[in-house]
The RNA shown here (c-di-GMP-I riboswitch aptamer) has 76 nucleotides and comes from Acetobacterium woodii. It matches the Rfam family "c-di-GMP-I riboswitch aptamer". From the family's description: GEMM was predicted in a large-scale screen for bacterial structured RNA regulatory elements. The source organism's lineage runs through Bacteria, Bacillati, Eubacteriales, Eubacteriaceae and Acetobacterium. Of the family's consensus pairs, 94% are formed in the model.

RNA sequence: CAACGAUAAAGGCAAACCUAUCGAAAGGUAGAGACGCAAAGCUAAAGGGCCUGUAAAAUGGCAGCCAGUUACCGAA
Numbered sequence: 001c002a003a004c005g006a007u008a009a010a011g012g013c014a015a016a017c018c019u020a021u022c023g024a025a026a027g028g029u030a031g032a033g034a035c036g037c038a039a040a041g042c043u044a045a046a047g048g049g050c051c052u053g054u055a056a057a058a059u060g061g062c063a064g065c066c067a068g069u070u071a072c073c074g075a076a
Base pairs, nucleotide, nucleotide: 004074005073012037013036018031019030020029021028022027035064041069042068043067047066048065049062050061051060
């Protein structure tokens, strides 16, 4: 440096349900709550995919689908 990921250390995130609120919806934000996560950090027209919407049409949305990119720790 790359790969790998433990019944290790420290620290972290938070699905569903519920409450409030924004939105036509998908969904977002805050609280509460933990199913899980070694990138569940970041990136959403100009990579793929999915959801909403429409007669048709996303520069509407999803990064907890793949992907891209950056990063903590160090047993085998």